[in-house]
Context: one part of a larger RNA
This record gives sequence, structure tokens and C1' cells, in this order.
RNA sequence: GAUGAACGCUGGCGGCGUGCCUAAUACAUGCAAGUCGAGCGGGGGUAGCAAUACCCUAGCGGCGAACGGGUGAGUAACACGUAGGUAACCUACCUUUUAGUUUGGGACAACCAGGGGAAACUUUGGCUAAUACCGGAUAUGAAUAAGAGAGGCAUCUCUCUUAUUUAAAAGGGGCUUCAAAGCCUCGCUAGAAGAUGGACCUGCGGCGCAUUAGCUAGUUGGUGAGAUAAUAGCUCACCAAGGCGAGGAUGCGUAGCCGGCCUGAGAGGGUGAACGGCCACACUGGAACUGAGACACGGUCCAGACUCCUACGGGAGGCAGCAGUAGGGAGUUUUCGGCAAUGGGGGAAACCCUGACCGAGCAACGCCGCGUGAGUGAUGAAGGUCCUAUGGAUUGUAAAGCUCUGUUGUAGGGAAUAAAUGGUAGUGCGAGGAAAUGCGCAUUAUUUGAUAGUACCCUACCAGAAAGCCACGGCUAACUACGUGCCAGCAGCCGCGGUAAUACGUAGGUGGCAAGCGUUAUCC
Repeated sequence: GAUGAACGCUGGCGGCGUGCCUAAUACAUGCAAGUCGAGCGGGGGUAGCAAUACCCUAGCGGCGAACGGGUGAGUAACACGUAGGUAACCUACCUUUUAGUUUGGGACAACCAGGGGAAACUUUGGCUAAUACCGGAUAUGAAUAAGAGAGGCAUCUCUCUUAUUUAAAAGGGGCUUCAAAGCCUCGCUAGAAGAUGGACCUGCGGCGCAUUAGCUAGUUGGUGAGAUAAUAGCUCACCAAGGCGAGGAUGCGUAGCCGGCCUGAGAGGGUGAACGGCCACACUGGAACUGAGACACGGUCCAGACUCCUACGGGAGGCAGCAGUAGGGAGUUUUCGGCAAUGGGGGAAACCCUGACCGAGCAACGCCGCGUGAGUGAUGAAGGUCCUAUGGAUUGUAAAGCUCUGUUGUAGGGAAUAAAUGGUAGUGCGAGGAAAUGCGCAUUAUUUGAUAGUACCCUACCAGAAAGCCACGGCUAACUACGUGCCAGCAGCCGCGGUAAUACGUAGGUGGCAAGCGUUAUCC
């Protein structure tokens, strides 16, 4: 000098930050991931005589739930950082672009009827829809094989030809029209690119112990096969006997890594809270399913420990999400408000969801700022303390008194920015179209604020409500008196105390810092 600090004494305000470093201990309760009726068939409600219109949604279906949020247990490793490689790879949604969107079929939920169970739930029979599921057609293409040509980096890559195989939702909504048909839009299928996100491989780099010296059988390599998005002992069969190591293998211990942060003139040393990137984990261990993506925190299955319910037959659960509770500990906050903004998911949209986030609350935990008054005022007052004691010194311009100010405070009044390129309604222009809807751009009106009647501003009033802590032997700025008498005690080091202690205790005075001041712990 620094700190995610704690303890002691003290404590007025504001702004901005930060706040379980210990038990990756156990968790009561609430919330933290839904959305779409413009995919589908039902059911219910409101209005209506009805047709119908609107609203709600248990189920099927789609997308999301692999993001966002938490934690640092494990990991000494291609985990991370950095620089490269992939002629060995994947990529939903998004953007650009090409070609399509044809014809059939059978089910399963919901529902109805019945059975079992305390419950969780489950079972039998029957009916039904779809952008759910399964066939056929079509093939610009794609995949595989063969041939030709060009190129390269060995396996190969690109172009052309032929053969075989391979797709979709006759979908939803809107507009025009008598209709047929057409147009717009959201989708769907197959490709070609892009973007984004990932996967794998490699060089180099960053802990301790040699009182750890040898380690290794899928081990090292080859051939073939399998698996994978993909290379590869990744896995398997066979073959060979290799591979690593004093330039530290193997073992043990410790540890998430980095940008950074602290210190230092630098080199270096220490560290990895908050913020950002990557990784790993989700009660413990294991496994796969679905999917573009997981071997999945708030999914599934199995095993285990623990907790809870039970009609004893059987079931339920996982806060290292936000709050909160118990425990541990020197030690760490509210079971708050809102989706107004930013961002995310769904939806054509309105909108819905969002403990992400934005805000408020608590804590001097940190940094920064402000205040606790300013000027004048000598009878140098009283009181205290000290001394060479009829007197003086000091506290000390300090107080009182007088004149001001009103930061802050109290009361009253006014009052934002954050809100637009958002939403709704209208108008105009443009491309396309037979036209309209729709699309794009511009513009007008209107509407949307948790914080919050807060910040801020104005007015009135009062010096009124606001100073402590540590030290004073030397280092080290600051001294006297009394008490005590190697006692009581102090102490970072040197050292003080045994009768005049500037070192203990108290008082007066002084010095330092100041809403803080000291102490302890840790790093430089």
C1' cells in the first nucleotide's frame, strides 16, 4: 500500500459499488419455462329465438425447455491460454438463392362404457381429427458405383456422362370474384451458399515433492472390420514387440484455467471475490432415450444414502436458481416491487411467460463527496490542571456576547430523464398485381413508468438535531501531576515497573487521523 474481511470503541447524510471465503451440509414454504385455437378434434362459458360471433382450455400436435441463472466438488488434463490445422466434420432457428408442394391409407389420445388401487396411478373394450403417422408418383438435385477430363497435399478434390436409390403438409390465414380461378402471407420438402454455434487434431506455455526411478498388455505399431457428424486402439479379430523416462516418465500431494486484480521504479512476487471468456458439476454412482444440439440443474431408467406419505400392498423428493430456514462459523442481506426499459422463449399479431434483468430494502463492508457552522469578540471571565504559590502559566478567541449563512435538517408546494425506430388507428408514397388484402418507407393522432410524487427545483423556519478513536521512552509527530512500588500492569522491536516511572493506572495538556479510529489475519 491492499482486502468479498472480522473484532473493540464510536457513528449525521448522499452517490456508486460489494455482501456464505466455512458444511459441493440438510432443506419447510412460495416463485424461477413456457407458449401457439391463424395445426387438430372435443368440452365448457357469454350474447342471441336461431344462424352465428366472442372467450377459456384437459388432450393430440409444433417450437422452446441443451439458452438464460448457480456453484468450483472433481480435474495437473489439449482442461485452459496462445498460434495453427480439418483434402477427417456437424450446425435447429436466421439471410441469399434454385426447384417443388402430387395421389392414397390405417391408427392413437381426448371422449364413451367398464375394472383395479388408500394414493401415485393403471388396465380392458369401442368411436374420432390433424401441419401426428405410413405407402405410391415426381427428381432440379443429393448419395452410391462405373467411365472421361482438369487440379492438388499421400489417402484425394472439382467438372461432365450413365446406372441404381431417395422428399414433401391436396397445409393454415387473408383478399378479390356469381363461380372457375387468381393474388398476398405464414409454413412444408429437396438442394446450393452464407452467418452463427460447436466437434476433433497439433506446436508452445503456466504448481510442489527424487526422502516418488523406473512405468506400460489395448500397452506401442500394422492389416481388416465395426462404431461415429468425423480422424483415430475409439472398439474388436489377427500379427509384430514395441511405447514413455533424469530435458523428470510413473506415483503422491495441492489446484478449476485465463483476461485481469494487489504490490513494486521495473524485473519480479502474490492472487483468480465482484465483471468478461472457457471448462466441469447438478443428492452419490452408472446408463441411455428424445432431439439440429444433452448423455440433460427445476427430463427418464437402475443402484445407493437420506427425508416424507401410507389403508403396510406401495408411493413421493432433490435450492451448487431467487428469497428464506436450520447447522457450521470470527463472519456475509428481504420469504420485497415490476416486466416500464434491455435481453430471451412462444405466437402472423395483439399478447403471454421470464427471481434473466431493472429497481427498492438491510449492512460504515469499500471508494468518493458533503456536513457537524462562519465572522467578530480580552473583564485574557469562571472552572480545571501545573508551578519557583499574596503571584503566575496553560486550557484560550476557546466560551459568553454581537453580526451572519442555511449545505444538511424540518414543513409546504412544484416536478422530470429513462418512451421509441414499440403498440393501436389514420393519411401519403413506392414495387408487384386485373383489383383488393398484404409488403416496404414516410408522416399524423393517441397510448404505455415498477422505481416514484423519487431525483431535482422553489418557499419558510431554526446554530438549532450531528465527533469520535488512537497515541504521546526511542524507532515516531506529541509532557506534566498524582496513584502504584519487579506489585498491579505494558510491550511491534529495543525494553519499562524493586518510593520522586514523560514507558503501568487516572487526570490535565498535546500530537495524529476523522464518520471513522485502532487491533487481528493475509499478500507485496
Small-subunit ribosomal RNA, 5' domain from an uncultured bacterium, 524 nucleotides, folded computationally. RNAcentral holds the full RNA, with entries from ENA. The coordinates come from a structure-prediction model, not an experiment, and the mean pLDDT is 81. Its Rfam family is "Bacterial small subunit ribosomal RNA". Its family is annotated with structural constituent of ribosome and ribosome in the Gene Ontology.